[in-house]
RNA sequence: CAGUUAUCAAGAAAGGUGGAGGGACUAGACCCAAUGAAGCCUUGGCAACCCUUUUAAAAGUGAAUUCGCUUAAAAAGAAGGUGCUAAGUUCUAUUCAGAAUCUAAUAUUUUGAAAUAGAUAACAA
Numbered sequence: 001c002a003g004u005u006a007u008c009a010a011g012a013a014a015g016g017u018g019g020a021g022g023g024a025c026u027a028g029a030c031c032c033a034a035u036g037a038a039g040c041c042u043u044g045g046c047a048a049c050c051c052u053u054u055u056a057a058a059a060g061u062g063a064a065u066u067c068g069c070u071u072a073a074a075a076a077g078a079a080g081g082u083g084c085u086a087a088g089u090u091c092u093a094u095u096c097a098g099a100a101u102c103u104a105a106u107a108u109u110u111u112g113a114a115a116u117a118g119a120u121a122a123c124a125a
Stems, first nucleotide, its partner, number of pairs: 003123006013043005021032003026093004044085003049081002051077005058071005089117001094114008
C1' cells in the first nucleotide's frame, strides 16, 4: 500500500515563522489568499473513534470462593492515544427513481437514494 467495520448537513482559533499559492487527484464551477496561501512551531479549542468511571454483588464464563476473565446497552467524563479546528467530503461528474420547462423526443434545471473516489478512527495482516 491493499483488507474489514463505523462515521462524514453539527462543532471548534489566535500568535510566531514563511513568502505564493490553496481548497486530495482529473475536468468544470465556485471560493479562500500580499488586510499574507501552503508548510513548520507554540498555545488554545472542538468532538468523543480508542479510552476512563458508573449501572455491575448484573449477564456469561473458569472446578470453585469475598477471586479472575469477557460483555450488549445506557449515563457521565475528558487524564491519555489519534483526529479535526472556512464553505456539506465546497459543489457537480456514474446509476436508479421523481419533479419542472418543452407539442414530443433530445436537452436543460432540480430533489432523493445508491455506487465510485476520498477523509478519520478502530481492528487486522
Model confidence (mean pLDDT): 79 of 100.
A computed fold for a 125-nucleotide RNA from Cellulophaga tyrosinoxydans, annotated as SAM riboswitch aptamer (S box leader).
The sequence is in RNAcentral, with records from Rfam and Ribocentre.